This is a predicted structure of a 107-nucleotide RNA (Glycine riboswitch aptamer) from a soil metagenome. Of the family's consensus pairs, 90% are formed in the model. The sequence is in RNAcentral, with records from MGnify. The coordinates come from a structure-prediction model, not an experiment, and the mean pLDDT is 82.

RNA sequence: CCUCUGGAGAGCAGGCUGAACCGGUCCGCCGGCGACGCCUCACCGACGGGGAAAGCGCCGGUCACUCGCAGGUCCGGUUGCGAAUCUCUCAGGUUCGUGGACAGAGG
Numbered sequence: 001c002c003u004c005u006g007g008a009g010a011g012c013a014g015g016c017u018g019a020a021c022c023g024g025u026c027c028g029c030c031g032g033c034g035a036c037g038c039c040u041c042a043c044c045g046a047c048g049g050g051g052a053a054a055g056c057g058c059c060g061g062u063c064a065c066u067c068g069c070a071g072g073u074c075c076g077g078u079u080g081c082g083a084a085u086c087u088c089u090c091a092g093g094u095u096c097g098u099g100g101a102c103a104g105a106g107g
Base pairs, nucleotide, nucleotide: 001107002106003105004104005103006102011041013040014039015038016037021032022031023030024029042094043093044092048090049088050087051086055081056080057078058077059076060075061074063072
């Protein structure tokens, strides 16, 4: 990386428009159902993405040691590095089947 299997959570929400289809018709239309799309509020976290702890690095100081430096102790600073199933919900998602972190098996 590929294949197979398993795999959670959250509205079957409301509104607007309205294809296709169905029924009726006085052939003018009427009714039903309603895809795609847009909007509103509520919610979820396990595509993705953001955040940051200890620690490390760097800077300054300090204590002991040293001729001195380096190194060591301790303190402070830092827009440097730094993880997740934590957290944020930007994105994404919230009724049927799609996606899915992750796990197992095989290659």